Predicted 3D model of RNase P RNA and transfer RNA as a complex of 451 nucleotides.
[in-house]
RNA sequence: CGAGUCAGCCAGGCAAUCGCUGCGCUUUCGAGCGUGGAGGAAAGUCCGGGCUCCAAGGGCGAGGUGCCAGGUAACACCUGGGGGGCGUGAGCCCACGGAAAGUGCAACAGAGAGUAGACCGCCUAAGCUUCUGCCCUUCGGGCAGAAGCCGGUAAGGGUGAAAGGGUGCGGUAAGAGCGCACCGCGCCGGUGGUAACACGCGGCGGCACGGCAAACCCCACCUGGAGCAAGGCCAAAUAGGGGAGCAAGCGGCCGGAUUUCCGGUCGCACGUGUGGCCCGCACAGGCUCCCGGGUAGGCUGCUAGAGGCGUACGGUGACGUACGUCCCAGAUGAAUGAUUGCCCACGACAGAACCCGGCUUAUCGGCUGACUCAAUUU
RNA sequence: GGGUCGGUAGCUCAGUCGGUAGAGCAUCGGACUUUUAAUCCGCUGGUCGAGGGUUCGAUUCCCUCCCGACCCA
Numbered sequence: 001c002g003a004g005u006c007a008g009c010c011a012g013g014c015a016a017u018c019g020c021u022g023c024g025c026u027u028u029c030g031a032g033c034g035u036g037g038a039g040g041a042a043a044g045u046c047c048g049g050g051c052u053c054c055a056a057g058g059g060c061g062a063g064g065u066g067c068c069a070g071g072u073a074a075c076a077c078c079u080g081g082g083g084g085g086c087g088u089g090a091g092c093c094c095a096c097g098g099a100a101a102g103u104g105c106a107a108c109a110g111a112g113a114g115u116a117g118a119c120c121g122c123c124u125a126a127g128c129u130u131c132u133g134c135c136c137u138u139c140g141g142g143c144a145g146a147a148g149c150c151g152g153u154a155a156g157g158g159u160g161a162a163a164g165g166g167u168g169c170g171g172u173a174a175g176a177g178c179g180c181a182c183c184g185c186g187c188c189g190g191u192g193g194u195a196a197c198a199c200g201c202g203g204c205g206g207c208a209c210g211g212c213a214a215a216c217c218c219c220a221c222c223u224g225g226a227g228c229a230a231g232g233c234c235a236a237a238u239a240g241g242g243g244a245g246c247a248a249g250c251g252g253c254c255g256g257a258u259u260u261c262c263g264g265u266c267g268c269a270c271g272u273g274u275g276g277c278c279c280g281c282a283c284a285g286g287c288u289c290c291c292g293g294g295u296a297g298g299c300u301g302c303u304a305g306a307g308g309c310g311u312a313c314g315g316u317g318a319c320g321u322a323c324g325u326c327c328c329a330g331a332u333g334a335a336u337g338a339u340u341g342c343c344c345a346c347g348a349c350a351g352a353a354c355c356c357g358g359c360u361u362a363u364c365g366g367c368u369g370a371c372u373c374a375a376u377u378u
Numbered sequence: 379g380g381g382u383c384g385g386u387a388g389c390u391c392a393g394u395c396g397g398u399a400g401a402g403c404a405u406c407g408g409a410c411u412u413u414u415a416a417u418c419c420g421c422u423g424g425u426c427g428a429g430g431g432u433u434c435g436a437u438u439c440c441c442u443c444c445c446g447a448c449c450c451a
Stems, first nucleotide, its partner, number of pairs: 002373009012343007020037007039349001043360002046358005051227004057279004062223005067081005082096001083094004097218002102216002104212002119157002121153003127149010165183006184207001185205005190199003231300004241291006249268008270285001271283004307326008344347001379450007388403004397434001406420004427443005
């Protein structure tokens, strides 16, 4: 100097004028003064919580997560490690439990698609039949060759996304883990590690155990539902409801009393709610007493918080602990803007609505730090 | 602000435990008719909203994004 990787930061600046809005103070109620006023994603609403209400219990079901350890209020997030893949490298990516519990799927092609199969090819060693030649010879038999049948084979070709270990040597009629060596694989043990896992450690097994679980499923762990338009308070018109206490319903038959009562027995037990189903639970039906309840509207919930910054300590790190310091939007038809001037690298994506922690997506440009590769020079 | 559902031919819709994507109407061509309509026959027409992943293979299963509709004061 070029190419690149990772981490972090900024998001036009300054000034003047006119406006909007929360809070505080003053006020002659007109206003004035002071002070605060969008983001790294405020977005998507994809996860996890706080907060609020519900009758919040048990089981089934349903949903989610999925290598190991840790962090955290919690997580599907983060950190560190293991395994696999990509890259020369710095580094990056991975839904990464179980297919020897069971069920299921694999179109087309192909002989065969799952304890499979024989189309071409290879082989006729054994068995049977026929023919030819030779030999022994009484019927007959033996040897060699050829063809066919019954067959063998999984080396090679071919199909497919996928064909039931690979290479070599031996072996064989031809072949084949059929045998052996090496590599791979599986099981058991040992060693190291908290663990995932690793091992140029030992033994056993010729190989059985192909793929798909983002198919059903199995295993382990987690999850109650709804959401600030939740919820609470104040309170027009209109319609009538709400709370507390007491008692438990309806029908049939029998007996006693006898017009409506009492006792016994039998049957029916409904509705609403609790995310789905079952159990369980709560409430209403009748009587008495009391007076508030909901909608429009207003107030609240509303922003001091798992908060920011700094220092020290612990930890590889995510993070934690202690101390100091700061207050940094809170609207409710919804504020955060407009104009002018100067400067420059000429300004992207984009606008809070209960609040946090993440993830994902969008984003003009610029800055800082660490590292890698290549070339050149010293 | 919060919640729920959907996107397949020009239009309206099917297609759900993955295997070459269909129906009706419309368009076009032919037959019938003097001609048109109706009727009959035939053809064409698809980035399954976009991108990525799982799988041999995705409209279908999973993730992210885009667009649309509905409900809650």
Rfam match: Bacterial RNase P class A. The family's RNA type in Rfam is ribozyme.